[in-house]
A computed fold for a 74-nucleotide RNA from a Planctomycetota bacterium, annotated as transfer RNA. Rfam family: tRNA. Gene Ontology term of the family: triplet codon-amino acid adaptor activity. The family's RNA type in Rfam is transfer RNA. The RNAcentral record of the sequence draws on ENA. Lineage of the source: Bacteria > Pseudomonadati > Planctomycetota.
RNA sequence: GGGCGUAUAGCUCAGCUGGCUAGAGUGCCACAUUGACAUUGUGGAAGUCACUGGUUCGAGUCCAGUUACGCCCA
Numbered sequence: 001g002g003g004c005g006u007a008u009a010g011c012u013c014a015g016c017u018g019g020c021u022a023g024a025g026u027g028c029c030a031c032a033u034u035g036a037c038a039u040u041g042u043g044g045a046a047g048u049c050a051c052u053g054g055u056u057c058g059a060g061u062c063c064a065g066u067u068a069c070g071c072c073c074a
Stems, first nucleotide, its partner, number of pairs: 001073007010026004019057001028044005050066005
C1' cells in the first nucleotide's frame, strides 16, 4: 500500500426482509427474605447503536467517507 471482518448498557452479546417506546445475560442500586451473609424474588438506573454525511415518509439495519482494533496479501 491492497483486501476482509468487528464496533449496540460497566462487561459479554442478540437484533431476521428498514417499520410500535432498542433487548438478553452478567454486573450495579433499592426493597422483600436471613440473627448476619449467600441464594432467591420484585422493582429500578445505566445507550450520541464508534464518528461524519447521504438515501428514505421512516435507518442499529442500506450507501459513501473517517477512526480504532483484528486477520490475510504485498